A computed fold for a 67-nucleotide RNA from a bovine gut metagenome, annotated as transfer RNA. It matches the Rfam family "tRNA". Its family is annotated with triplet codon-amino acid adaptor activity in the Gene Ontology. Rfam classes the family as a transfer RNA. The RNAcentral record of the sequence draws on MGnify. Its mean pLDDT, the model's own confidence on a scale to 100, is 80.
[in-house]
RNA sequence: GAUUAGCUCAGUUGGUUAGAGCACUUGCCUUACAAGCAAGGGGUCGGGAGUUCGAGUCUCUCAUCGC
Numbered sequence: 001g002a003u004u005a006g007c008u009c010a011g012u013u014g015g016u017u018a019g020a021g022c023a024c025u026u027g028c029c030u031u032a033c034a035a036g037c038a039a040g041g042g043g044u045c046g047g048g049a050g051u052u053c054g055a056g057u058c059u060c061u062c063a064u065c066g067c
Stems, first nucleotide, its partner, number of pairs: 001065003006022004015053001024040005046062005
């Protein structure tokens, strides 16, 4: 310094419903596969505690990784 979806990452000064790309599933298309098009599933944000009306965001602690 980092930890947010299977992977790579956004998420602004704390404020409705937590997002993107890739991947995945189903359908269309094709002799078939890929590509393309349409639709869909998947998270409680590393664990725990605290502050607050409200925490991914602030504080403490633990864990893991990097310098």